[in-house]
RNA sequence: UUCUUAUCAAGAGAGACGGAGGGAAUGGCCCGACGAUGUCUCAGCAACCAGCCGUUUUGGUCAGGUGCUAAUUCCAUCGAGUCAUAAAAGGCUCGGAAGAUAAGAA
Repeated sequence: UUCUUAUCAAGAGAGACGGAGGGAAUGGCCCGACGAUGUCUCAGCAACCAGCCGUUUUGGUCAGGUGCUAAUUCCAUCGAGUCAUAAAAGGCUCGGAAGAUAAGAA
């Protein structure tokens, strides 16, 4: 990097450094000199893997390996259904795509 599978409506912030953009892409909408994004330290969240316990199965526990700690993956993007309308705009539901994380494989 690619593929497969699972999950994505819950949860969890302080300090230091630093100094301009950031929230994957596009549009929207937000965050940001009252210092964002990022890096480090500490703290926290949770149960994918590992460990331990139990079990027919479901499970419980644990922070060791990852991960995460603005907004549902912030919302939409493609399609179907449906509500509404003169027609739209728009709303809702479902599926998909893309993305993120984990585990496995190449």
Record summary: This is a predicted structure of a 106-nucleotide RNA (SAM riboswitch aptamer (S box leader)) from Halalkalibacter nanhaiisediminis. Rfam family: SAM riboswitch aptamer (S box leader). Rfam describes the family as follows. The SAM riboswitch is found upstream of a number of genes which code for proteins involved in methionine or cysteine biosynthesis in Gram-positive bacteria. Rfam links the family to the GO term regulation of gene expression. The source organism's lineage runs through Bacteria, Bacillota, Bacilli, Bacillaceae and Halalkalibacter. The sequence is in RNAcentral, with records from Rfam.